[in-house]
A computed fold for a 1460-nucleotide RNA from a metagenome, annotated as small-subunit ribosomal RNA. Its Rfam family is "Bacterial small subunit ribosomal RNA". Rfam links the family to the GO terms structural constituent of ribosome and ribosome.
């Protein structure tokens, strides 16, 4: 610090994932020890049981019993227990400590103030006091009511309980003086005057010590107020009646509407007021470079609460956690009249829940209460106890030890790992366990922890390692299993037979008493963006102005000191973090000191910017003047074309209308054409990236009213500006209302037409509508997809308004200023297209919007309509994408330019008939196997009767048909018999070779036979593990690289362009320069010609022959070797002076002469595992392996590919001719002779230019057939044969004789061929015993036609669109069906919350009454006074009725959504 995933690849934009730290956690699997922490996040859900608050006899009266010692009359007494428990009254204490976080969006909580509006018990210090009275009620006794908790009567007594009276430094209330403060309201300090108000005593060693009352101070603790900060939703926009204020009162420690009476009507609110939801606040923790953002456990601070609600009482202090009193809801006790309770203190139970502990010890420490104290109390709080829950430290051996054991796992079989790892040898002892020792924790006493920490000795390697993880991300790789199955995922994603991903095993890799998964913060995400982002096309500019509040804001001078800056106080608890240092053996944890806390306050100083206030200027806005341009707006009004359409006229059979038709008009006279008239809308040329307006938009002409710009020169005002939340106004079509108009066009509607269908594109009518007037609606790809204002940064050229200049008579040209419109273009900028003074550059300023697709601009809810809808606007759900720009490519019924038998122009066929032949289908035991558009189907097969063969039946065989080792017999080879279908079995004979022998015999080679192993076979799968080789596209002219340049890149560019060619062929331009495969051309044919050579091969002359037979010759063909020859070299035109074409000459050949081979990078997971090589898997008495017979030859059908034909350019019958280029000794075979014929019989000659196969055949000459199913055609079938071959039946060729079937030129469609080709005609060979209609090769005769590239089919090149890349056989929309899921809407229905309204009203404070009751003081003794009880009043909690709002849950039927 990034990294993965959107694409065929690139950038970019953007969401999704991961890596990392954390945690009060939970689950899995796993555990040895020890230290420090930490331990109901859920039901503030109920709670059993014990304990968590007392204490004080030195405040006060009283005052026990067990139990024991003595008496005893045996009833009891007495003394100790004991002034003790055990209650009382009294005074502290109980408001701390502890437990929660339910509620509160709040001055509650942090932080700085303020109190001159105030309290403070106990403690500290200082002043002064503490006199004399008094009456009582508790406890106890009696007496009584009740189950009970409880109480009721009468009696009796003491206090630091109560009460009166004295005193009164000081206080307090009232009124004066004076000084000082100061916020001007007041405080406050000294000083008179008049009122008022205290008090408790108790111990004592008599020294005093606790106490107690008034004052003031101080300390600690509170209370109230203010500044400020503090969560979400505006789909919560208005709240508000004690509500704001004020006077007066009453309340309170205190201000204060806190409360009340009266006045006044105001207060809060877009800087978020009411209302909803949600949360205890911090300090601080986690995370983060920080800024942020999360969180509020332990530990501290501060608030709240104490079954829920309410209220008071006491008290310094409470509306009181373990007090009261009411009401409720639960739970418990009753004898049913009543009572009684409150664990969100420590333990614990029950219920919830993934989840969280002991009914434990001590009060030794530390701290609290009460106490003179001794001491008691203390579930605070220290300790143990349970949990790997966290953190942190040990440990599970150390060393040595190669035969690299054994074993597993992988193996290319050679080995490699596990691995010094084990084992053996030797040691050591942290935890364990046994034994001894023994602490600080405690300044005298006191130690629960504890016989704990620690330390010594014994002991034994023994008892102590697991988990996840290994495709990428991201550290770790192999086998084996399994077959889109099981199953695995965080994201991409793996699995359909070779899985590194799934599940085991070896091995690795990582972290370790743990390690993994889940769940949750932060981070990485600049992904909400202040730091630190964006809006032309990706998500995002309001359709457009006017202008509110708010925000910014031009130049000087003065000032002031708010913002700013500086320095100083104080403040920022305490812990924590950070540093430094110390203690625990280290750590972790724990003391101590420091720093730090960015904040807040005050004070004091700087004024540069900003702001205030003052003046002042004119550059920025404005106002006056003169001018000219403009479809700028509104309003009357006028025009003329033209279209319908009425009248009339001429005039006839068509018109209209389309691709082509109909529907439709029209003999009732249309169309066409004159002439009149009606109506209404729209203005044709001008016209122009021409002008105007703020957008919509604005276009005939005249008037009229009015709006803005705009120039030009002066002169005034003096920041008067900018932009603008809300708001207000205009805002195109269409649509709505209400009257009106209504030619022409025209949704909807109707017909005709197209179509598979045509609710549609065309046509022919045709209503709303389009037009006027008012009045609505408010949206649109209202676009420049681009708010508006300034300023500033290169030009070039148009053009539209207005003005200067030169010059000219004048106007243009030209120069030149402003303001507006457009191209292009620097620099910048941009993810790139692109933009560029009219920015999307470089700055401000403001205002408006954006945060992954979908869901959705939807619901719901508000707000505007008349409606239509508009506007504001989600969520659950679901996906890893969506997207922008630019690239190769492919693709287009895009476009350009070429080219090919590709059309087209011709010949000839296929397709119809018989047949051969493939193949599919069918069918069989079996019809082996592959090949399936083109590029499969006379294809693997250049040739299945056995054999081949792989298929099937049957019959055998199991180290096998093979190697190698070892043993044994024999040389080998070869022969005969037997049954049998062979195969194979059984038996016999015969035969001895080579080398060396010591003559027994040994060995080499080969042959047969055993063993037993390493192995063999396999035409079994898998061509989608593979080599190899092969088709195609295509013998198409492409395909690339190096370097260089451009681009962020993916790529581009050279390879494009102007030409030209068969050709990326070649020139020319050119950011390219070269260069590779491929073109071409070197190769081989074949055409001319020359040399050499002259036999088999040839004859010109010359002799001879039946014959080039010989002689002779080697001129000529010819053979086969070497060479010439074509190169656009020459010439003349075109062409850019090129390259190249066009013509011409020569020339046997001319512009690649002709034809072969030869196939570029690549496409198609094209063909082949059956040619063969192969990697995985299958079989192994079988899927091998051997034999026989069968099968591939089947046969309603159906296609491909031939071949013969339909006939006369024929066929038949005679004759006479001209070739090429093969093949031949298991062979060609002449000739001869034998059969009509395949053939046989002999048999000569050739291992070939020598013989032979070999007859070449169409053609030519003569005959006959005469248009017919024939003297066309030959298929079928009978008969007879002939060859090959062990064998011609399933299943061969031929041959003869007989038969004599379709077929009279072929539908839709299709194939081939541009010249020695097409079409015809024979001839040979390969495979082969035999078995071609196929293939191949070769000759013969031998053409017609190409205007041309619009059209079909392929391809090349440039370009253009693309949502396509599996690439158009691509992609992808909607309905419909089914199937899940979430959600809207809804008669109703159910619950919660809350407003109003009115009922009613516990306890209770207060007021007010108090005829009843009353100790202290008062008395004149009568009473009063002063207090209770009741009764009334207000407020009031919970109930209760009735509206009404909000939210949720639920629903029959619906709506669209989403995924499959």
């Nucleotide at each position: 610090a990034g990294a993965g995933u959107u694409u065929g690849a690139u950038c970019c934009u953007g969401g999704c994932u991961c890596a990392g730290a954390g945690c009060g956690a939970a689950c899995g699997u796993u555990a040895g020890c020890g230290g420090c922490g930490g331990g109901c996040u859920u039901a503030a859900c109920a709670c059993a049981u014990g304990c968590a608050a007392g204490u004080c006899g030195a405040a006060c009266g009283a005052g026990a019993a067990g139990g024991u010692g003595c008496c005893u009359u045996c009833g009891g007494g007495u003394g100790c227990g004991a002034g003790u428990a055990a209650a009382g009254u009294g005074g502290c204490g109980c408001a701390c400590g502890g437990g929660u976080g339910a509620g509160u969006a709040a001055c509650a909580c942090g932080u700085g103030g303020g109190u001159a509006a105030c309290c403070u018990a106990c403690c500290c210090c200082u002043c002064g006091g503490u006199g004399c009275g008094g009456g009582a009620c508790a406890a106890c006794u009696c007496u009584u009511c009740g189950a009970a908790a409880g109480g009721a009567g009468a009696g009796c007594u003491a206090a630091u309980a109560c009460c009166g009276c004295a005193u009164a430094a000081g206080u307090u209330a009232g009124u004066g003086a004076u000084g000082g403060c100061u916020g001007u309201g007041g405080c406050u300090a000294u000083u008179g005057c008049u009122a008022g108000g205290a008090a408790a005593g108790g111990c004592u060693u008599c020294g005093g010590c606790c106490g107690c009352c008034g004052a003031g101070g101080g300390a600690u603790g509170g209370g109230c107020c203010c500044g400020c900060g503090u969560c979400c939703c505006a789909u919560c926009a208005g709240c508000u009646u004690g509500a704001u204020g004020g006077u007066g009162a009453g309340g309170u420690a205190a201000c204060g509407g806190c409360u009340c009476a009266c006045c006044a009507u105001g207060g809060c609110u877009u800087a978020g007021a009411c209302g909803g939801g949600u949360a205890g606040c911090u300090g601080g923790u986690c995370u983060g470079a920080g800024a942020g953002g999360a969180u509020g456990a332990u530990c501290a601070g501060c608030c709240a609460c104490a079954c829920u609600g309410g209220g008071a009482c006491u008290g310094a202090g409470a509306c009181a956690c373990g007090g009261c009193c009411c009401a409720g809801a639960c739970u418990c006790c009753u004898a049913c009249g009543g009572g009684a309770g409150g664990c969100a203190g420590c333990a614990g139970u029950g219920g919830g829940g993934a989840a969280u502990a002991u009914u434990g010890g001590a009060c030794a420490a530390u701290g609290g209460g009460c106490g003179a104290a001794a001491g008691c109390c203390u579930g605070a709080u220290u300790c143990a106890g349970c949990c790997a829950c966290g953190c942190c430290g040990c440990g599970u051996g150390u060393g040595u030890g190669a035969u690299g054991a054994a074993g597993g796992c992988c193996u290319u079989c050679g080995g490699g790992u596990c691995g010094u790892a084990a084992a053996g040898c030797a040691c050591u002892g942290u935890g364990g366990a046994g034994g001894g020792g023994g602490a600080a924790g405690a300044u005298a006493a006191u130690g629960a922890c504890g016989g704990u920490a620690c330390c010594c000795c014994u002991u034994u390697a023994g008892c102590a390692a697991g988990c996840a993880c290994c495709g990428g991300c991201u550290a770790a790789c192999u086998c084996c299993g399994u077959g889109c199955c099981a199953g695995c995922a965080g994201c991409c994603g793996c699995g359909g037979u070779a899985a590194u991903a799934c599940g085991g095993a070896g091995g690795g890799u990582g972290c370790a008493a743990a390690c993994g998964u889940u769940g949750c913060u932060c981070g990485g995400a600049a992904u909400c963006a202040u730091u630190g982002g964006g809006c032309g096309u990706a998500a995002a500019g309001c359709g457009c102005g006017u202008g509110u509040a708010g925000g910014c804001g031009g130049u000087c001078u003065a000032u002031c000191a708010a913002g700013u800056c500086g320095g100083a106080u104080g403040u920022g608890a305490a812990a924590g973090c950070c540093c430094u240092g110390g203690g625990c053996u280290c750590a972790a944890c724990c003391c101590a000191g420091g720093a730090a806390g960015u904040g807040c306050a005050u004070c004091c100083g700087a004024u540069a910017c900003u702001g205030g206030u003052a003046g002042a200027c004119u550059a920025g806005a404005g106002u006056a003047c003169a001018g000219g341009a403009g479809a700028g707006g509104g309003u009357g009004g006028c025009g003329g074309a033209a279209u319908u359409c009425c009248c009339g006229g001429u005039g006839u059979a068509g018109a209209g209308g389309u691709g082509a038709a109909a529907u439709u008009c029209g003999u009732a006279g249309a169309u066409a054409u004159c002439g009149g008239g009606a109506g209404g809308a729209a203005c044709a040329c001008c016209a122009g990236u021409g002008g105007c307006g703020a957008a919509g938009g604005c276009g005939g002409c005249c008037a009229c009213c009015u709006g803005g710009a705009c120039u030009g020169a002066u002169a005034c005002u003096g920041a008067c500006g900018c932009u603008g939340a809300g708001a207000c106004g205009c805002g195109a079509a269409a649509g709505c209302g209400u009257g009106g108009g209504g030619a022409g066009c025209a949704a909807a509607c109707a017909g005709g037409a197209u179509u598979a269908g045509a609710u549609a594109c065309c046509c022919u009518g045709g209503u709303a509508g389009u037009c006027c007037a008012c009045g609505c609606c408010g949206u649109a790809a209202a676009c420049g997809a681009u708010g508006a204002g300034u300023g500033c940064u290169a030009g070039a050229u148009g053009u539209c308004a207005c003005g200067g200049g030169u010059a000219u008579u004048g106007a243009c040209c030209c120069c030149u200023g402003u303001g507006g419109u457009g191209u292009c273009g620097u620099a910048g900028c941009u993810a790139a297209c692109g933009c560029g003074u009219u920015a999307a550059g470089c700055a401000c300023u403001c205002c408006g919007c954006c945060u992954g697709g979908g869901g959705a601009g939807u619901a719901c809810g508000g707000u505007c309509g008349c409606a239509a809808g508009a506007u504001u606007a989600a969520a659950a759900c679901u996906c890893a994408a969506a997207g922008g720009a630019a690239u190769u490519g492919a693709c287009g019924g895009g476009g350009g330019c070429c080219c090919g038998c590709a059309c087209a122009a011709g010949c000839g066929g296929u397709g119809g008939a018989g047949c051969a032949u493939g193949u599919g289908g069918u069918u069989u035991a079996a019809u082996u196997c592959g090949a399936u558009g083109c590029a499969a189907c006379g294809c693997g097969a250049a040739g299945a009767a056995c054999c081949u063969u792989a298929c099937c039946u049957g019959g055998g065989u199991u180290g096998g048909a093979a190697c190698c080792c070892u043993c044994c017999a024999g040389a080998a080879c070869g022969c005969c018999c037997a049954a049998g279908a062979a195969a194979g079995u059984g038996g016999g004979a015969a035969g001895u070779g080579c080398c060396c022998u010591u003559c027994g015999g040994g060995g080499a080679a080969c042959u047969g036979g055993a063993u037993g192993u390493u192995c063999a076979g396999g035409u079994g799968c898998u061509g989608c593990a593979u080599g190899g080789c092969u088709g195609u596209c295509g013998u198409c002219a492409g395909c690339u690289c190096g370097u260089g340049u451009c681009g962020u890149g993916a790529g581009a560019u050279g390879u494009u362009g102007g030409g030209u060619u068969a050709a990326g062929u070649c020139c020319c331009g050119c950011a390219a320069c070269g260069a590779g495969c491929g073109c071409a051309a070197c190769c081989c044919u074949u055409g001319u010609c020359u040399c050499u050579a002259g036999u088999u091969g040839c004859c010109a002359g010359c002799a001879u022959u039946u014959a080039g037979u010989u002689g002779g010759g080697c001129a000529c063909u010819c053979u086969a070797g070497a060479g010439a020859g074509a190169c656009u070299g020459c010439c003349g035109g075109u062409g850019u002076c090129a390259a190249a074409c066009c013509g011409g000459a020569g020339g046997a050949a001319g512009g690649u002469g002709g034809g072969g081979a030869u196939g570029a990078c690549g496409u198609c997971a094209a063909g082949u595992c059956c040619u063969c090589a192969u990697g995985g898997c299958c079989c192994c008495u079988a899927u091998g392996c051997c034999c026989a017979g069968g099968g591939c030859u089947a046969c309603a059908c159906a296609c491909g590919u031939g071949c013969u034909a339909c006939a006369a350019u024929g066929g038949c019958c005679a004759c006479u001719a001209c070739a090429a280029a093969g093949g031949g000794c298991u062979g060609c075979g002449a000739g001869a002779c034998u059969g009509c014929g395949a053939a046989g019989u002999u048999a000569a000659g050739c291992u070939a230019a020598u013989c032979c196969c070999a007859a070449a055949a169409a053609a030519g000459u003569g005959g006959c057939c005469u248009c017919a199913g024939u003297u066309c055609g030959g298929a079928u079938u009978g008969g007879a044969g002939u060859c090959u071959g062990c064998a011609a039946c399933u299943c061969g060729a031929c041959u003869c004789c007989a038969u004599g079937a379709a077929g009279c030129c072929g539908g839709a469609a299709u194939c081939g061929c541009u010249a020695g080709u097409a079409a015809u005609c024979g001839g040979a060979g390969a495979u082969c015993a035999g078995a071609a209609c196929g293939c191949u090769c070769c000759g013969g005769u031998g053409a017609a036609u190409a205007c041309g590239u619009u059209c079909c089919c392929g391809g090349g090149c440039c370009u253009u669109g693309u949502a396509c890349a599996c690439a158009c056989c691509g992609c992808c929309c909607g309905u419909c069906a089914c199937a899940c899921c979430a959600u809207g809407g809804a008669a109703g229905u159910c619950g919660g919350a809350u407003g109003c309204u009115c009922c009613a009203g516990a306890a209770g404070u207060g007021g007010u009454u108090g005829a009843g009751c009353u100790a202290a003081c008062c008395u004149u003794c009568g009473g009063g006074g002063g207090g209770c009880a009741g009764g009334c009043c207000c407020c009031u909690a919970a109930g209760g009725a009735g509206u009404g709002u909000c939210c949720g849950g639920u629903a029959a039927c619906u709506g669209g959504g989403g995924u499959g």